[in-house]
C1' cells in the first nucleotide's frame, strides 16, 4: 500500500430531548413506516406512532370526570 478481524471511537434504528439496554453500520455504509389501485416500478390515495425496546419530559389527538 491492500485485505481481514479485535480494542477504542463515531454514526444509525420513518416526527422532539434524556437516562438504560438491543441491534445495526464504519460513509457508494446503517437508516428512510403500513396498506390498497396493478405482476411490478413511477405515480395516487388511505391509515398508525414522538421509543428499536423500557422509563421519563415536551409537544399533539381522542374520551370522561371536575
Nucleotide at each position: 500500500c491492500g485485505a481481514a478481524a479485535a480494542a477504542c471511537g463515531g454514526g444509525c434504528g420513518a416526527u422532539g430531548g434524556a437516562g438504560u439496554u438491543c441491534g445495526c453500520c464504519c460513509u457508494c455504509a446503517a437508516c428512510c413506516g403500513u396498506c390498497c389501485g396493478a405482476a411490478g416500478a413511477a405515480c395516487g390515495g388511505a391509515c398508525u406512532g414522538a421509543u428499536g425496546a423500557c422509563u421519563c419530559c415536551u409537544g399533539g389527538c381522542c374520551g370522561c370526570u371536575u